[in-house]
Predicted 3D model of a 108-nucleotide RNA (SAM riboswitch aptamer (S box leader)) from Planococcaceae bacterium Storch 2/2-2. Taxonomically the source falls in Caryophanaceae (Bacteria, Bacillota, Bacilli, Caryophanales). It matches the Rfam family "SAM riboswitch aptamer (S box leader)". Rfam links the family to the GO term regulation of gene expression. Of the family's consensus pairs, 97% are formed in the model. Model confidence (mean pLDDT): 83 of 100.

């Protein structure tokens, strides 16, 4: 980098550094940002994907649970919203799905 698969409406912040943009990409909207965002570091926290552990079971499979441990992940806004398709409805909107993306696990 690519493939497969599961999930994406919940949850979780302080301090220090830097100094102007940031929210994946393009377009439009919207939001965050000199009361210092984004990013980096430290500490803290959330969660429960994998491992671990506990229980059930004939069962290394499967199910349920746990968060004291390990591997990731995450800590503005639904993945911030829309863009494509279908349905409903006059505009505008609503719902569902797809695409794209993110994260885990497995594989090439």
């Nucleotide at each position: 980098u690519c493939c497969u698969u599961a999930u994406c409406a919940a949850g979780a912040g302080c301090g220090g550094g830097c100094g102007a943009g940031a929210a994946a990409u393009c377009u439009g909207g919207u939001u965050c940002g000199a009361u210092g965002a984004c990013c980096c570091c430290g500490c803290g926290g959330c969660a429960a994907c994998c491992a671990g552990c506990a229980c059930g079971u004939c069962a290394u499979a499967c199910g349920u649970g746990u968060a004291g441990u390990g591997g990731u992940g995450c800590c503005c806004a639904c993945u911030c919203c829309a863009g494509c398709a279908a349905g409903c409805g006059u505009a505008c909107g609503c719902u569902u799905g797809a695409c794209a993306g993110a994260u885990g696990a497995g594989g090439a």